[in-house]
Context: one part of a larger RNA
Molecule: small-subunit ribosomal RNA, 3' major domain
Organism: metagenome
RNA sequence: UGACGGGACCCCGCACAAGCAGCGGAGCGUGUGGUUUAAUUCGAUUCUACACGAAGAACCUUACCUGGGUUUGACAUAUAGGUGGUAGGAAGCCGAAAGGCGACUGACCCUUCGGGGAGCUUAUACAGGUGCUGCAUGGCUGUCGUCAGCUCGUGCCGUGAGGCGUCGGGUUAAGUCCCGUAACGAGCGCAACCCUUGCCCUUAGUUAUACGUGUCUAAGGGGACUGCCGGCGGGAAGCCGGAGGAAGGUGGGGAUGACGUCAAGUUAGCAUGGCCCUUAUAUCCAGGGCUACACACACGCUACAAUGGGCGGUACAGAGGGCAGCGAAGUCGCGAGGCGGAGCGAAUCCUAGAAAGCCGUUCGUAGUUCGAAUAGCAGGCUGCAACUCGCCUGCUUGAAGCUGGAGUUGCUAGUAACCGCGCGUCAGCUAUAGUGCGGUGAAUACGUUCCCGGGGUUUGUACA
Repeated sequence: UGACGGGACCCCGCACAAGCAGCGGAGCGUGUGGUUUAAUUCGAUUCUACACGAAGAACCUUACCUGGGUUUGACAUAUAGGUGGUAGGAAGCCGAAAGGCGACUGACCCUUCGGGGAGCUUAUACAGGUGCUGCAUGGCUGUCGUCAGCUCGUGCCGUGAGGCGUCGGGUUAAGUCCCGUAACGAGCGCAACCCUUGCCCUUAGUUAUACGUGUCUAAGGGGACUGCCGGCGGGAAGCCGGAGGAAGGUGGGGAUGACGUCAAGUUAGCAUGGCCCUUAUAUCCAGGGCUACACACACGCUACAAUGGGCGGUACAGAGGGCAGCGAAGUCGCGAGGCGGAGCGAAUCCUAGAAAGCCGUUCGUAGUUCGAAUAGCAGGCUGCAACUCGCCUGCUUGAAGCUGGAGUUGCUAGUAACCGCGCGUCAGCUAUAGUGCGGUGAAUACGUUCCCGGGGUUUGUACA
């Protein structure tokens, strides 16, 4: 000087407390461990691994296993030799395919007409490796933490390590600002500049619209700055209250992540040093596996019902996506879906019925008209192909479950909770995931003693 302390003081944070909804119990989905397996490919492992890489494992993907093939190779460059019945195409045969054999057919570009190029073939250099090392690395990322810190120049102090500045008194979300001061300044961070949302104005309007321009759309501008008033405070910074205002003290949300820490993560995104393999650790193909199942954990979904389930009627969104696409009307089917094909490269057409809600009716506390797992049968769709291993529909079947131990998670407002809709990936989908969008819309915060994490000062130390 740091780090640490079951030392002290001050201060923050959904950290506790106050509340609301959960998880932990059940069934199922998914991930992981374990076990099993020919293989169940690999990585991630406290917070910071475990719906994580994976925003799509039937084949492919695919890296794994079994079996069958190839060896200058599936791919690149170079040199040398050969090459017109050559390159390319191809009936047929063997085969699971890859691949092998192969009747037949059959070229191109430049040219000084000698030839050269492309392609093929042979040979040699080499290719190739999702093989190892993230403790050799780049890049990128997580985390402390959007925490308020981390430093430098000159100067001053100290023999020196180092200190001062960065401290003290106030204040702030903030090393934010003010005052004091051997410091004076500065940099990276904070804040602001950026995007979005809430109010107003102007302009322009198609495909939006009540045909009037209001709504709307999208471009530009205004508006909020403690600016005004009162009080407190040191005529400071600022704090409290008020006015006006759509909005008030950072208005709400996002993007933005300092010096560094964890030899944190990634050699399997990519790049890359070294090591290793080279008829194999490379490469092609078929089938299987990644989907196994005494079990344990993690993240979720659905419930256990009457603030509910069923039936009928009826209302209101936003943001997206669409040409190998979205697909209307009509029509067939109980339905999934089929036929159909208008319109739309989309403010025009389609997806598209929002759902919870409201109105009426039924059920009457029961393992039920709750709950839907499991199972049987019959169908539909995608796709070469749904046995391993897809989704959906109809009928039947109707399990556990009556609110969950110790413990533990999220959330302070248009938030939690509840409700549905879209998108990416994608032929299809195991999406209950992820990421957006709107609808309905709470409770509570006395307070900082305690738990956890963090910032500052101080103190102890046999630690560095």